[in-house]
Model confidence (mean pLDDT): 77 of 100. SAM riboswitch aptamer (S box leader) from Geobacter sp., 107 nucleotides, folded computationally.

RNA sequence: GUCUUAUCGAGAGUGGUGGAGGGAAAGGCCCUGCGAAGCCACAGCAACCGGUUUCCUCAGGGAAACGCCAGGUGCUAAAUCCUGCCCGUUGCGGGCACAGAUGAGAU
Numbered sequence: 001g002u003c004u005u006a007u008c009g010a011g012a013g014u015g016g017u018g019g020a021g022g023g024a025a026a027g028g029c030c031c032u033g034c035g036a037a038g039c040c041a042c043a044g045c046a047a048c049c050g051g052u053u054u055c056c057u058c059a060g061g062g063a064a065a066c067g068c069c070a071g072g073u074g075c076u077a078a079a080u081c082c083u084g085c086c087c088g089u090u091g092c093g094g095g096c097a098c099a100g101a102u103g104a105g106a107u
Base pairs, nucleotide, nucleotide: 001107002106003105004104005103006102007101008100013042014041015040016039017038021031022030023029026083027082028081043076044075045074047073048072049071050069051068052067053064054063055062056061080099084096085095086094087093088092
């Protein structure tokens, strides 16, 4: 990089550097010299993997405190910011799909 699969309406930022962009793509609409992206430092959040506690089970494994830890990735503006299709009680709500992001497994 590719394929498969799960989740994506919650949560979580300060400083330094930098100097004009950024929010994946297209159209909107937002953020941004009251300082964007990137980089560094420390901090935080808790999605998945991992670990841990209790219970069940011959084992494998499963369930629960919607626990705990923060080890591996990840994340820290707005629902994945909205937008496609369908339905409905139609300036709105719900569902599904495309695409994207993240984790895990395979190659």
NCBI's taxonomy places the organism under Bacteria, Pseudomonadati, Thermodesulfobacteriota, Geobacteraceae, Geobacter.
It was read from a public genome assembly, where an Rfam model found it.
The model forms 97% of the base pairs in the Rfam consensus.
It matches the Rfam family "SAM riboswitch aptamer (S box leader)". Its family is annotated with regulation of gene expression in the Gene Ontology.